[in-house]
Context: one part of a larger RNA
RNA sequence: CGUAUACGGUGGAUGCCUUGGCAAAUAGAGGCGAUGAAGGACGUGUAAGUCUGCGAAAAGCUGUGGUGAGCUGACAAAACGCAUUUGAGCCACAGAUGUCCGAAUGGGGAAACCCACCUGUUUACAGGUAUCUGCAACUGAAUACAUAGGUUGUAGAGGCAAACGAGGGGAACUGAAACAUCUAAGUACCCUUAGGAAAAGAAAUCAACCGAGAUUCCCUUAGUAGCGGCGAGCGAACGGGGAGCAGCCGAUAAAUAAAGUUGUAGUGGAACCUUCUGGAAAGUUGGACGGUACAGGGUGAUAGUCCCGUACAUGAAGCGGCUUUGUUUACAUAUUAAGUAGGUCGGAACACGUGUUAUUCUGACUGAAGAUGGGGGGACCAUCCUCCAAGGCUAAAUACUCCUAUUUGACCGAUAGUGAACCAGUACCGUGAGGGAAAGGCGAAAAGAACCCCUGUGAGGGGAGUGAAAUAGAACCUGAAACCGUAUACGU
Numbered sequence: 001c002g003u004a005u006a007c008g009g010u011g012g013a014u015g016c017c018u019u020g021g022c023a024a025a026u027a028g029a030g031g032c033g034a035u036g037a038a039g040g041a042c043g044u045g046u047a048a049g050u051c052u053g054c055g056a057a058a059a060g061c062u063g064u065g066g067u068g069a070g071c072u073g074a075c076a077a078a079a080c081g082c083a084u085u086u087g088a089g090c091c092a093c094a095g096a097u098g099u100c101c102g103a104a105u106g107g108g109g110a111a112a113c114c115c116a117c118c119u120g121u122u123u124a125c126a127g128g129u130a131u132c133u134g135c136a137a138c139u140g141a142a143u144a145c146a147u148a149g150g151u152u153g154u155a156g157a158g159g160c161a162a163a164c165g166a167g168g169g170g171a172a173c174u175g176a177a178a179c180a181u182c183u184a185a186g187u188a189c190c191c192u193u194a195g196g197a198a199a200a201g202a203a204a205u206c207a208a209c210c211g212a213g214a215u216u217c218c219c220u221u222a223g224u225a226g227c228g229g230c231g232a233g234c235g236a237a238c239g240g241g242g243a244g245c246a247g248c249c250g251a252u253a254a255a256u257a258a259a260g261u262u263g264u265a266g267u268g269g270a271a272c273c274u275u276c277u278g279g280a281a282a283g284u285u286g287g288a289c290g291g292u293a294c295a296g297g298g299u300g301a302u303a304g305u306c307c308c309g310u311a312c313a314u315g316a317a318g319c320g321g322c323u324u325u326g327u328u329u330a331c332a333u334a335u336u337a338a339g340u341a342g343g344u345c346g347g348a349a350c351a352c353g354u355g356u357u358a359u360u361c362u363g364a365c366u367g368a369a370g371a372u373g374g375g376g377g378g379a380c381c382a383u384c385c386u387c388c389a390a391g392g393c394u395a396a397a398u399a400c401u402c403c404u405a406u407u408u409g410a411c412c413g414a415u416a417g418u419g420a421a422c423c424a425g426u427a428c429c430g431u432g433a434g435g436g437a438a439a440g441g442c443g444a445a446a447a448g449a450a451c452c453c454c455u456g457u458g459a460g461g462g463g464a465g466u467g468a469a470a471u472a473g474a475a476c477c478u479g480a481a482a483c484c485g486u487a488u489a490c491g492u
Base pairs, nucleotide, nucleotide: 001491002490003489004488005487006486007485008484009483015477016441017440020412021411022409023408024407025406026405027404028403029401030400031160032159039101040100041099042055043054044053046078049075050074051073061095062094063093064092065091066090067089070082071081106115107114108113116129117128118127119126120125121124131157132156133155134154135153136152137151138150139149164195165193166192167191168190169189175182179229205212206211216243217242218241219240220239226234227233247393248392249391252330253329254328255327256326257325258324259323260322261321262320263319264318266314267313268312272287273286276283288305289304290294296308297307298306342366343365344364345363346362347361348360349359352378373388374387375386376385377384428435429434448476451463452462453461454460
């Protein structure tokens, strides 16, 4: 040094577990904000730090209701205390307080800071003082009347928020095997703005000589008809079947009362003992019982009958939602659409790239008719059919999920599942925009090892003790492999 066996070290795979995730279903909710939000800074305890809660009235104050014998939030023990029917604590609802920053709004500002004025009073506090818009009043220039402007009052707005909606703008990579029309795509992205949905919507619509009868969404028609450097590609409609249906023009909305229903704390809730093994019984043995409850979880191993629950039944002083009815208040309008329809030029939307191109929108220029009228039926004309533009409102079927509750999973199980099971958008990196981790498991219970010994008043270890187990000792379940040793045997 090698091989073999045994025993270790290192290491943290594997197995088992789950506090956390992921994806859904069904209901709800779909907003918060000048009555100061979202998000923060700083404080606040017997208390040094962090989290949680709260705000100088500061882990809290008041009231009502529920529960109730224990409580004093967590890491995290202890002390001081509170309470037990004169009711602490906890839960629900309503109220009070609510520093400073932040739309931030008295002015300023390098956010959480600096500096003011006015009024009132209890002299230290309270209230007010931003801008824009609507309305009203008072004022008021050039300029006579006026107007602009100014002041005051009053009402509203402003900011935040995951997706979904509508409107205004609007790429490129890419594909066309290059590339320019085209495509990607009206996508990404930017802006404005709304609602719980939005938008659309009651035919100047389709159809085809038969008829249908607002809009929206789904299936189909159909990858059809078409469009297209007729390339790449793009791509309908009529009709049919469904979901849902509602029509209108003094559209409604709010407040309040009653009734019904539903939510926001809760309450009751059946039935078991034993033998054996074991550290421990829920396992095993023997015999019972309940069940409108054998969903689920916990308890020292696997529990219908031990605990929490579950089926079922039941409950609201207060504060909400919805429906119906009544009352009151507020608002309350066009009367059939003219610089319109149409036309020419230039663009855009329609599946349709100007094409034989109808239809819709409109930047420029023009410009009718008046129901004996007008629009459309894919150039255009006639016939025929059909509808009535140039005003407006409208539920449902449809889209989405930051959020709440309940439930589910041939979803994950710590290199997985969220980036994050753990004090994670943290530590750390970056001037910044931004990037962004690692890290779970002793035991049933800390019973977390008193005391003794070695040692540097070490680290670590050896005894003793606890425990079922300490090769479960906190670097703690299991403990693979690589890698490193010790002992023995053999080989060289």